[in-house]
RNA sequence: GUCCUAAUAGCUUAGUAUUUAAAGCACCAGUCUUGUAAAUUGGAGACCGGAGGCUAAAUUCCUCCUUAGGGC
Numbered sequence: 001g002u003c004c005u006a007a008u009a010g011c012u013u014a015g016u017a018u019u020u021a022a023a024g025c026a027c028c029a030g031u032c033u034u035g036u037a038a039a040u041u042g043g044a045g046a047c048c049g050g051a052g053g054c055u056a057a058a059u060u061c062c063u064c065c066u067u068a069g070g071g072c
Stems, first nucleotide, its partner, number of pairs: 001072007010025004018056001027043005049065005
C1' cells in the first nucleotide's frame, strides 16, 4: 500500500430490515446467615464506533472515516 474480519451494557456475546435491542458474569436491593461467601428473588444499566446514503422503515444494506486483529 492492498484485501478480509470486527466495533452493541463495566466485561464477554446474541440480535442478518418492521412490537419498547436479549442473555451470562459483574453491580445494587431483599430473603437466608452471628457476619461474609454461596444459593435464591427482584432491580438498574447500551437508542448499537463517527459521518453520509438507499428505504415507508436501518443495530441490520451501501460508501467514506476512526480504532483493533489478520492475510499478501

Predicted 3D model of a 72-nucleotide RNA (transfer RNA) from Grasseichthys gabonensis. It matches the Rfam family "tRNA". It is annotated as a transfer RNA. Taxonomically the source falls in Grasseichthys (Eukaryota, Actinopteri, Neopterygii, Cromerinae). The coordinates come from a structure-prediction model, not an experiment, and the mean pLDDT is 82.